[in-house]
RNA sequence: GGAUGAACGCUAGCGCCAGGCCUGGUGUGAGUGCGCAUCAGGUGACGAGGUGAGGACCUAUCGAGAGACUCGGCGGAUGGUCCUCCGGCCCCUAACCGGGGUCGAAACGGUACGCGACAAAGCCCGCGGGCGACCGCGGAGACAAACCGCUGCCGGACCGGUCAU
Numbered sequence: 001g002g003a004u005g006a007a008c009g010c011u012a013g014c015g016c017c018a019g020g021c022c023u024g025g026u027g028u029g030a031g032u033g034c035g036c037a038u039c040a041g042g043u044g045a046c047g048a049g050g051u052g053a054g055g056a057c058c059u060a061u062c063g064a065g066a067g068a069c070u071c072g073g074c075g076g077a078u079g080g081u082c083c084u085c086c087g088g089c090c091c092c093u094a095a096c097c098g099g100g101g102u103c104g105a106a107a108c109g110g111u112a113c114g115c116g117a118c119a120a121a122g123c124c125c126g127c128g129g130g131c132g133a134c135c136g137c138g139g140a141g142a143c144a145a146a147c148c149g150c151u152g153c154c155g156g157a158c159c160g161g162u163c164a165u
Base pairs, nucleotide, nucleotide: 014075015074016073017072019071020043021042022041023040024039025038026037027036028035029034046063047062048061052085053084054083055082056081057080058079086104087103088102089101090100091099095162096161097160098159108155109154110153111152112151114150115149116148124139125138126137127136128135129134
């Protein structure tokens, strides 16, 4: 350095915490569950969807819950735009090469009070851990939007060369 195997963890709506809020201890002030200081803690986004390779820039898609905090912030990131390369499809063509267009191996786009499908948390019932704030797990039954699928409509422009006949 490589191969095989096992265990654990995990592959990005993700991680983190200095502000805020909350808990416990101590000190102190007041007199009842309060203020201040300090120490130790807790909380801080619920899933769906999402990566051809590289670079630059940008407050990076969608809904659910809640109705004090899913507040505030930091980092990251599969998002968006542009450029180069790779790849599919389309335009010309029987084919190849080039050019152009459009997308990303699910490889055309837009549009419609259009149709269809899909979630977790929350809620309910339990279990476990912690003095506590709170944390973890199980069960039952639901409910989205975007992407996507279907349907209708609209757009998908302009080509050149080679070879062969």
The prediction has a mean pLDDT of 79. GlmS glucosamine-6-phosphate activated ribozyme aptamer from an Actinomycetota bacterium, 165 nucleotides, folded computationally. NCBI's taxonomy places the organism under Bacteria, Bacillati, Actinomycetota. Rfam family: glmS glucosamine-6-phosphate activated ribozyme aptamer. Rfam's curators write: This entry contains a glucosamine-6-phosphate activated ribozyme that is found in the mRNA for GlmS. GlmS is an enzyme that uses fructose-6-phosphate and glutamine to generate glucosamine-6-phosphate. The family's RNA type in Rfam is riboswitch.